[in-house]
RNA sequence: AGUUUUAAAGGUGAUGGAGUCCGCCAUAACCGCCGUACGGCUGAUGACUGCUACCCCUUC
Numbered sequence: 001a002g003u004u005u006u007a008a009a010g011g012u013g014a015u016g017g018a019g020u021c022c023g024c025c026a027u028a029a030c031c032g033c034c035g036u037a038c039g040g041c042u043g044a045u046g047a048c049u050g051c052u053a054c055c056c057c058u059u060c
Stems, first nucleotide, its partner, number of pairs: 010025004016051001018049004032041003
C1' cells in the first nucleotide's frame, strides 16, 4: 500500500422534529416535476401514527 472476512456502528429516501416498519449506500446512496424560453405545478411521510408550520372551507 492492496485484497478478503468478521464485529460494532453510520449515512440516506425533493421543505421541520418524533416513534415504528421498509428500501438503498461506502466505487456511494441522495439532491421533485413540466417547459425552447419567459415561466408554472404537487407535497412537511419511502409507508404508517401523531405534533408543529403552511393552504382551503364551515361555524362561533

Predicted 3D model of a 60-nucleotide RNA (Fluoride riboswitch aptamer (crcB RNA motif)) from a Candidatus Obscuribacterales bacterium. The organism belongs to Candidatus Obscuribacterales, within Bacteria. Model confidence (mean pLDDT): 76 of 100. The model forms 100% of the base pairs in the Rfam consensus.